[in-house]
RNA sequence: GUGAUCUGGUGGGAGAGAUUUUGAGUUGCCGAAAUGCAAUUCGAAACGCCGAAGGCGCAAAGUGGCCCUGAACCGCUCAGGCAAAAAGAACCGCUAGCACAAA
Numbered sequence: 001g002u003g004a005u006c007u008g009g010u011g012g013g014a015g016a017g018a019u020u021u022u023g024a025g026u027u028g029c030c031g032a033a034a035u036g037c038a039a040u041u042c043g044a045a046a047c048g049c050c051g052a053a054g055g056c057g058c059a060a061a062g063u064g065g066c067c068c069u070g071a072a073c074c075g076c077u078c079a080g081g082c083a084a085a086a087a088g089a090a091c092c093g094c095u096a097g098c099a100c101a102a103a
Stems, first nucleotide, its partner, number of pairs: 003100001006097007017047001019046011048082003054078001055076003061069002
């Protein structure tokens, strides 16, 4: 001095039901009122799905054999998520910092 990894900031970043039932609130319409109808917001449940937070699992291989190690955007879906928006999001770019290899 470069720079893997790590931490922060910043930009990008996929997929899947505007499903059904139900509770409460708000707004509007008819009406004397109750009731009813529609929209919307926040919950709960049912069924259906998604996977790129996290989590779990494993191949080749390492070994004479068992055990063990063993990756993922692959599988599982516990968790999380499923109109738009918001949030989250593996991963990538830029940037700052610490740290300390190989060359």
Model confidence (mean pLDDT): 78 of 100. This is a predicted structure of a 103-nucleotide RNA (Glycine riboswitch aptamer) from Pirellula staleyi DSM 6068. The model forms 90% of the base pairs in the Rfam consensus.